This is a predicted complex of two RNAs, RNase P RNA and transfer RNA, with 443 nucleotides together. It holds a member of the Rfam family "Bacterial RNase P class A". Rfam's curators write: Ribonuclease P (RNase P) is a ubiquitous endoribonuclease, found in archaea, bacteria and eukarya as well as chloroplasts and mitochondria. By type it is a ribozyme. Model confidence (mean pLDDT): 76 of 100.
[in-house]
């Protein structure tokens, strides 16, 4: 100098003058007011409610080991595997000897199968029979271990080396897991993002929850179903109903005109609350930690809207770009252009998809030249 | 703001990874008629929304991206 990799920031600024919302104030007036994804609704949770909580079922989720977090399917270290010349990057990463399902065509054969070409003996005779072989070739996504040797009539772990796979014990690691050495059987495919097994987590619903006030209408009508009764002075017990899967027991409520469940008609569509101070953020340092993160400490910041607020006009400067022109270059002057994705709605930790443009750090290869 | 589903021929619909896609209505040709219609044959339909992944192989599993529909006070 290039090329690639990782990681972080930013994505206009300042004034005038108008027009919004929310706080404070009698008033003047003064102060605040979209994001990195506010997006999607893909995962945890806070908080609300089912009267509230236990356990098991079903149904869902997760998936190597160890750490973090309030929690997660997130993060952050390592382990084994794979791409890559490397920096790096990626893996829905437990079990196939618990069972059951598949591997279509092709192929002789697709799990403890196979005999099609070929190869070699041995008869008969120029081509067929019998036996033996599966190393070569060939079908195929895959053919019951891979190279090389020895041996055999051709072969074949039949034997042998070495690498593959297995076992039990040693070391070293908190562990996943390695590490060299020994012994074997030299036989045991993939597919679990099939079904299942195993281990761990999970009660549903969601702010349109939920709760108060205010006002109107018909504290409307029909139907089913269980109890509609016993003891007791009375409390109460027995029955029957109340989780937003199902089951069962304790404990609360609640009935005897149903608090259940089905259909039909009315009336309300108003206002407050929830509604923003939290597992807060942001800069700075000390301390543990490879780190993610935890603790400590100074400073400092804070939309709460409800047909839905932050607009809009003007001038100045300027991050980039582009066109003239001047200049050896730095740069200078004028025009043009504000161009990405994109707009809170209960709130927080993540994941994921969209992003014109600009600036930073570290690392890797490659080429030069000191 | 949330909660459920769905996309397949020119329309309306099926289609359990089992091997490379189906019916009916529609369209072209021919037949049959004086024409038509109906009927009979015989054709041609298509990147199974998009992309990625697991399999040898995916309309079907999984992941995400569009889009279109319904609920909710």
């Nucleotide at each position: 100098g290039u090329g690639g990799a990782u990681g972080g920031c930013u994505g206009g600024a300042u004034g005038g003058c108008u027009g919004c919302g929310g706080c404070a104030g009698c008033a003047a007036u003064g102060u605040c007011g979209a994001g990195g994804a506010a997006a999607g609704u893909c995962c945890g949770g806070a908080c609300u409610c089912c009267a509230a909580a236990a356990a098991g079922c079903a149904c869902g989720g997760u998936g190597c080991c160890g750490g973090g977090u309030a929690a997660c399917g997130c993060c952050c270290g390592g382990c084994g595997g794979g791409g890559g010349c490397a920096a790096c990057c990626c893996c829905a990463g437990g079990g196939a000897a618990a069972g059951c399902g598949c591997c279509a065509c092709a192929g002789a054969g697709a799990a403890c199968a196979g005999a099609c070409g070929g190869c070699c003996a041995c008869g008969c005779a120029u081509g067929c029979g019998u036996g033996g072989u599966c190393a070569c070739g060939g079908u195929g996504a895959a053919a019951c271990g891979g190279u090389g040797g020895g041996g055999u009539a051709a072969g074949a772990g039949c034997c042998c080396a070495c690498c593959g796979c297995g076992c039990a014990a040693g070391c070293g690691g908190u562990a996943a897991c390695g590490c060299a050495a020994g012994c074997g059987g030299c036989a045991c495919g993939g597919c679990a993002a099939g079904c299942c097994c195993c281990a761990c987590c999970g009660g549903g619903a969601g702010c349109a929850a939920u709760g108060c006030c205010a006002a109107a209408u018909a504290g409307g009508g029909a139907c089913c179903u269980c109890g509609c009764g016993u003891c007791g002075c009375a409390a109460g017990a027995c029955g029957g109903g109340g989780a937003u899967g199902c089951u069962u027991g304790a404990a609360c409520c609640c009935c005897a005109g149903a608090c259940g469940g089905u259909c039909c008609g009315g009336g309300u569509u108003g206002g407050c609350a929830g509604c923003u101070a939290g597992a807060g953020g942001g800069c700075g340092u000390c301390u543990g930690g490879c780190a993610a993160c935890a603790g400590g400490u100074g400073c400092u910041c804070g939309a709460g809207a409800u047909g839905a607020a932050u607009g809009g006009u003007c001038a100045u400067c300027c991050a980039u770009g582009u066109g003239u022109g001047g200049g050896c270059a730095a740069c200078c002057a004028c025009g043009c252009g504000g161009g990405a994705c994109a707009g809170a709605a209960u709130c927080c930790g993540g994941c994921u998809u969209a992003u014109a443009g600009g600036c930073c750090a570290u690392c890797c290869g490659c080429g030069c030249a000191u | 703001g949330g909660g459920u589903g769905a996309u397949u021929a020119g329309c309306u619909c099926a289609g359990u990874u089992g091997g490379u896609a189906g019916a009916g209505c529609g369209c072209u040709u021919c037949c049959u008629u004086u024409a038509c219609a109906c009927g009979g044959a015989a054709g041609a339909u298509g990147u199974c929304g998009g992309g990625a992944g697991u399999u040898c192989g995916a309309g079907c599993c999984u992941c995400u991206c569009a889009u279109c529909a319904c609920c909710c006070a």